[in-house]
Molecule: transfer RNA
Organism: Candidatus Iainarchaeum sp.
């Protein structure tokens, strides 16, 4: 220098194809049980969805530049 793939909650993901306003598990926090604790049971998420820019009535998604990490080509 091409190409692929991937970035989303603290932490490993799912939603992305085919737009409808963001989820699961863990992990924490508070209660509950217990003599205490563990398990367990209940509640509990104001995440710039990598950054920026465009299209649309709406954008995690589509489309353009750009950072970053992993491949594979040169």
């Nucleotide at each position: 220098g091409g190409g692929g793939c991937g970035g989303u909650a603290g932490c490993u993901c799912a939603g992305c194809c085919c737009g409808g306003u963001a989820g699961a598990g863990c992990a924490g926090u508070a209660g509950g049980c217990u003599g205490a604790a563990g398990a367990c049971c209940u509640a509990c998420g104001u995440g710039u969805c990598g950054c920026g820019a465009g299209u649309c009535c709406a954008a995690a998604u589509c489309u353009c530049g750009c950072c970053c990490g992993c491949c594979c080509c040169a």